Small-subunit ribosomal RNA from an uncultured prokaryote, 1513 nucleotides, folded computationally.
It matches the Rfam family "Bacterial small subunit ribosomal RNA".
Its mean pLDDT, the model's own confidence on a scale to 100, is 83.
RNA sequence: AGAGUUUGAUCCUGGCUCAGGACGAACGUUGGCGGUGCGCUUAAUGCAUGCAAGUCGAGGGAGAACCAUUCGAUCCGUAAGGACCGACUGGGGAAACCGGCGAACGGGUGCGUAACACGUGAGGAACCUGCCCCGAAGACCGGGAUAGCCCGAGGAAACUCGGAUUAAUACCGGAUACCCUCUUUGGACCACAUGGUCUGCUGAGGAAAUGGUCCGCCGCUUCGGGAUGGCCUCGCGGCCUAUGCUAGUUGGUGGGGUAAUGGCCUACCAAGGCAACGAUCAGUAGCCGGCCUGAGAGGGCGAUCGGCCACACUGGAACUGAGACACGGUCCAGACUCCUACGGGAGGCAGCAGUGGGGAAUAUUGGACAAUGGGGGCAACCCUGAUACAGCAACGCCGCGUGGAGGAUGAAGGUUCUCGGAUUGUAAACUCCUGUCAGAUGGAACGAAAAAAAGUCUGCUUAAUAAGCGGAUUCUAUGUCGGUACCAUCAGAGGAAGCCCCGGCUAACUCCGUGCCAGCAGCCGCGGUAAUACGGGGGGGGCAAGCGUUAUUCGGAAUUAUUGGGCGUAAAGGGCGCGUAGGCGGCUUGAUAAGUCAAAGGUGAAAUCCCUCGGCUCAACCGAGGAACUGCCUUUGAAACUGUCUGGCUAGAGUCCGGGAGAGGGUAGUGGAAUUCCCAGUGUAGCGGUGAAAUGCGUAGAUAUUGGGAGGAACACCAGUGGCGAAGGCGGCUACCUGGACCGGUACUGACGCUGAGGUGCGAAAGCGUGGGGAGCAAACAGGAUUAGAUACCCUGGUAGUCCACGCUGUAAACGAUGGGCACUCGGUGCUGCGGGUAUCGACUCCUGCAGUGCCUUAGCUAACGCGUUAAGUGCCCCGCCUGGGGAGUACGGUCGCAAGGCUGAAACUCAAAGGAAUUGACGGGGGCCCGCACAAGCGGUGGAGCAUGUGGUUUAAUUCGAUGCAACGCGAAGAACCUUACCUGGGCUUGAACUGUAGUGGACCGCCUGCGAGAUCAGGCUUUCACUUCGGUGACUGCUACAGAGGUGCUGCAUGGCUGUCGUCAGCUCGUGUCGUGAGAUGUUGGGUUAAGUCCCGCAACGAGCGCAACCCCUAUUCUUAGUUGCCAGCGAGUAAUGUCGGGAACUCUAGGGAGACUGCCCCGGAAAUCGGGGAGGAAGGUGGGGAUGACGUCAAGUCCUCAUGGCCUUUAUGUCCAGGGCUACACACGUGCUACAAUGGGCGGUACAAAGGGUUGCGAAAGCGCGAGCUCGAGCCAAUCCCAAAAAACCGUCCUCAGUUCGGAUUGGAGUCUGCAACUCGACUCCAUGAAGUUGGAAUCGCUAGUAAUCCCGGAUCAGCAUGCCGGGGUGAAUACGUUCCCGGGCCUUGUACACACCGCCCGUCACAUCACGAAAGUCGGUUGUACCGGAAGCCGGUGAGCCAACCCGCAAGGGAGGCAGCUGUCCAUGGUGUGGUCGGCGAUUGGGGUGAAGUCGUAACAAGGUAACC
Repeated sequence: AGAGUUUGAUCCUGGCUCAGGACGAACGUUGGCGGUGCGCUUAAUGCAUGCAAGUCGAGGGAGAACCAUUCGAUCCGUAAGGACCGACUGGGGAAACCGGCGAACGGGUGCGUAACACGUGAGGAACCUGCCCCGAAGACCGGGAUAGCCCGAGGAAACUCGGAUUAAUACCGGAUACCCUCUUUGGACCACAUGGUCUGCUGAGGAAAUGGUCCGCCGCUUCGGGAUGGCCUCGCGGCCUAUGCUAGUUGGUGGGGUAAUGGCCUACCAAGGCAACGAUCAGUAGCCGGCCUGAGAGGGCGAUCGGCCACACUGGAACUGAGACACGGUCCAGACUCCUACGGGAGGCAGCAGUGGGGAAUAUUGGACAAUGGGGGCAACCCUGAUACAGCAACGCCGCGUGGAGGAUGAAGGUUCUCGGAUUGUAAACUCCUGUCAGAUGGAACGAAAAAAAGUCUGCUUAAUAAGCGGAUUCUAUGUCGGUACCAUCAGAGGAAGCCCCGGCUAACUCCGUGCCAGCAGCCGCGGUAAUACGGGGGGGGCAAGCGUUAUUCGGAAUUAUUGGGCGUAAAGGGCGCGUAGGCGGCUUGAUAAGUCAAAGGUGAAAUCCCUCGGCUCAACCGAGGAACUGCCUUUGAAACUGUCUGGCUAGAGUCCGGGAGAGGGUAGUGGAAUUCCCAGUGUAGCGGUGAAAUGCGUAGAUAUUGGGAGGAACACCAGUGGCGAAGGCGGCUACCUGGACCGGUACUGACGCUGAGGUGCGAAAGCGUGGGGAGCAAACAGGAUUAGAUACCCUGGUAGUCCACGCUGUAAACGAUGGGCACUCGGUGCUGCGGGUAUCGACUCCUGCAGUGCCUUAGCUAACGCGUUAAGUGCCCCGCCUGGGGAGUACGGUCGCAAGGCUGAAACUCAAAGGAAUUGACGGGGGCCCGCACAAGCGGUGGAGCAUGUGGUUUAAUUCGAUGCAACGCGAAGAACCUUACCUGGGCUUGAACUGUAGUGGACCGCCUGCGAGAUCAGGCUUUCACUUCGGUGACUGCUACAGAGGUGCUGCAUGGCUGUCGUCAGCUCGUGUCGUGAGAUGUUGGGUUAAGUCCCGCAACGAGCGCAACCCCUAUUCUUAGUUGCCAGCGAGUAAUGUCGGGAACUCUAGGGAGACUGCCCCGGAAAUCGGGGAGGAAGGUGGGGAUGACGUCAAGUCCUCAUGGCCUUUAUGUCCAGGGCUACACACGUGCUACAAUGGGCGGUACAAAGGGUUGCGAAAGCGCGAGCUCGAGCCAAUCCCAAAAAACCGUCCUCAGUUCGGAUUGGAGUCUGCAACUCGACUCCAUGAAGUUGGAAUCGCUAGUAAUCCCGGAUCAGCAUGCCGGGGUGAAUACGUUCCCGGGCCUUGUACACACCGCCCGUCACAUCACGAAAGUCGGUUGUACCGGAAGCCGGUGAGCCAACCCGCAAGGGAGGCAGCUGUCCAUGGUGUGGUCGGCGAUUGGGGUGAAGUCGUAACAAGGUAACC
């Protein structure tokens, strides 16, 4: 520090996900040791049991148990004596009580609390403070009670009541007053808003324990001060939400209350107070130091430790006290639990343990006060679940170990394998060592402990040898942990390794199993027979006493952007003005010092973080010092900038004067054209409408046409990226009223400005209300068409509406999808308005300024497209808005509206995308250009018939298999009677029919014959070896047995190679370098011409090149040359009935080698030129002369595992192999491809002529003979330019037939034959005789062909024993037509649109049906919370009363009275509660509504191309 994921690929936007850190964690699995921390995050849920706050006898009375002495009684004992009881004295001191102090600390928890609760900084001149410290002054004289104890009473108990008696450092009265408080009245000083301090005066009031004591001291009272702690007030700071809140409310006066200010409370008066700088209500939450994360800024958290706050079963209340409205106190109410004799009582673990419950989840009913700290005490000491320790838990962090070195036959085993090996792996074994931890034994009384108290000595202080403080010394005791840490010794590698992962991100790969199953998954995604992704094994990677997973949080995320984002098209500019608050604001003088800056001071607790040093062996951990704590406050200073005040200026802004432009707005009037309607005339059969029609109108006279009239709406031409307006919007003409902008001028004001949350106004169309109006148009509706349907598109009609007035609505793709203002930043060229200059008589024109409105472009910006002085550039100011897609602009609530609906505006749930721009393709019922027997023009066919052949289907035991649009179907098959043959039935074989190796064994093998059998097979017989040799044997060949292994036309062509088809012989497909682009990519290859062609030329940021095209190759057309047999024969000779037959010839034809020739080379024209095109000459041939071979990159998972090869799977007495027979030849039917025809351009018969290319020895087979013929007999010649097949046929000549189912046609059938072959039944071909079917030119549709072509006619070959209408070749005769490219099909190039990329056989929308999920509404119902009105009112404080009761003081001899108080009663306030009525939140809810998601459901086809009616708002 980034990475994965949207696409065919790219860039961007944008979300989701991952890698890191952390944790009071939990779960899974595993687990050796130690140190140090930490451990109910949930039910502030309920609690059994024990403990957690006591102490002081040096405050007080009283004083049990117990001990001792003495005495007495009784008992035991011989006695001494013992036991027991009682009494006295002395000691002793428990429990309880009065009193003092403490219990308000310590400990727990986080319910409540959004608050001066907390943090921070100030203030209190408005306050309190026990114990402690310092200072000053005191403590005098008295009094009456009361608890305990005792007696009595009630009660189950808790407890209570009465009587008697008693003490105090308990209580009370009086005196005194340095002093304090109040008061009258002065002074000084300080401060200033009230005031404070010091000091006088007058008056009033106010203390104490004559205590305790061991005589050291400890206590008590008043005052002043200090310290500590508390209380109150204020500034600032830190959650979320949206629209008003408040009657003690805001303030004042008087009074009350408090330690003290204050509506804190009360009476009266006033009507205020808070709030967009967020009041009030609601939700959530203890706050902070800090902790986690982060580069930081921030974000999240508030466990442990520390500070503060709040609470103590729930609610309320006060008492006591220095301090509480009190966790282990009181009272009341409520809920709950327990006891009860039913009358009544008791209780509060959010203290430490522990328990139930809840929960994913959190420990021992431990020991000790040794240390630290606290309370009490003079002290000893007591108490202390605070604390320090121990126990449990890998919960966290840190440390250590599970051994080290050597060791290659690279062991065995495992895994894998191409069978060679590789790997596990120096790993193990083995050898030599070491000794941490754990274990055993022993030591250690280590460290943690320093004391305190007391004594002695001494220093300081002091008047002092008291006291106090400090130092030294003496003496004595104390350890929970714990016999622990640590140390030593012993033994021996012995007791100690797991977890996760291995497709990418992300380090780490193979085998088997499984077969969209089982499963995995953080995201993308794996799994449908070769899974590095599932499960297992091996191997590897990572971490390690842990490892993974889950939850949460920060980071990555610049994905809320202050640092540090955006808004034309990705989400995002308000529809547009005016304007309030607010924010921001021109030049300049002076002042000020709020902001700002600097310095100093105070504070910012400690701990934490950081640095340095130190202590535990290291570390974690701990200690010390420093730094820091970015903050707040105060003081002093500076004065540039901002602010404020003040004076001035004119460049911003505005006013004034003079002009011209304009569909700017409003009102009134007015004009012509057109449509429609009405009246009248002319006139007659149609009009109208459409793709075509029909509905409709018309003989009752339409349409058309002429004249007249009515009425409403809109304003042709002008008219223009022209004008005006803020936007919406504005268009005949005239008048009136009226807004704004612009230009020119300079006079005036003097910052008066910009923006603008709320607010307010305007605001297309449609819509709504009331009243008018209504010609045309036209939702709805009706009819006609179209269609599978057509609730549409088209047509005929037609109502709201459109128009006017008044009112409402308030929205639009209200768009430049671009908020407003100001400033700055190259240019070019139009238009509009106004002005200046030059020229001119003037105008046009030219130069120029301002304002507006367009286009192109530089820099720059942008993801790109694009923007570009009218910015989307560069800056500043202000406002609005955005934060993944869907759900959804929906629901709920609020608000506006008559309604429709508008504004504001979520969530659950769901997906991993949704998007923008651009690229390459593909596609379009987009466009342009071009080509092709593509159409057209022609010729001939197919489709109809019969037959042949192939296919489908059906049948069958089997009808083997494959091929299936073009590009399967006379295809694989260049030839199924057996064989072939793969299929079926039946009979056989199992190392096998064929092949290789090894071992054993036998023998030659081969061949011939016989028998059973359908045959295979089996049985028997006959015949029969070779080479080498060390003579043992070995080898070759062959049979049998065994083991390896064979075999398979079995599956997968979607695992493959090879081969092939097709687009297509179409003209395309690419590369290198360069250039352009962020990039995919582009350029080149596009453009202008041209071509059959990406063929060539020109141009051009391209220049070149490759595969294709063309050419090179073959055949053919002309010619030359060479050669001359088997071919040829002109001339010469010979011969024949005739024939190159012979001698000869080498001329010709021909044969087959080599050359020539054709290249737009020449001429003319067209054309900018060049390619090129048209014409011509010459030429055998002319513009690639004709034909062939040749098939680019690629596409179709095209075809083929049955040609061959091959991975994997399957099979192995069978899916292999042998044999016989059958089948592939079936037959209602459908299709393809052909043959023969339907006839006279023909058929029959007769005569007669002319080829080319092939084949031939298992062969072609002449001549001759025989047969009507197929053929047969014989066999010449020929391994072939020699012989044979071989007759070419159509054509031509002659003749018959004369338009008919025929002298056409030949199917079918009967009979007789021939040939091949082991064999023609299923199932061959051919011949002869006889038979003589359909068919008279073929519907829709469809095929081939552009010249030696179509058509037509024969010939040959391969396969092959035989079998050809098929296939492959050959020649003969030999046409017609092409205007042309509109249309159909296919293709090429350019361009355009795209939501397609599996690429239109694409994508995709909505209803319905089914399943499921979350949500809304809903009669109601249940609950939480809260407002308000009333009722009621416990305890308690306060007030009143107080006839009952009362010791202290006063009067009084006393009785009694007074003062003061208590109980009781009563009033205000008030908790829980009750009644009524509201708000708000939530649960459930029959039914209902839409939404999301689901496998291949149903119906249509809305959108994406002009998506077939452009789409959208």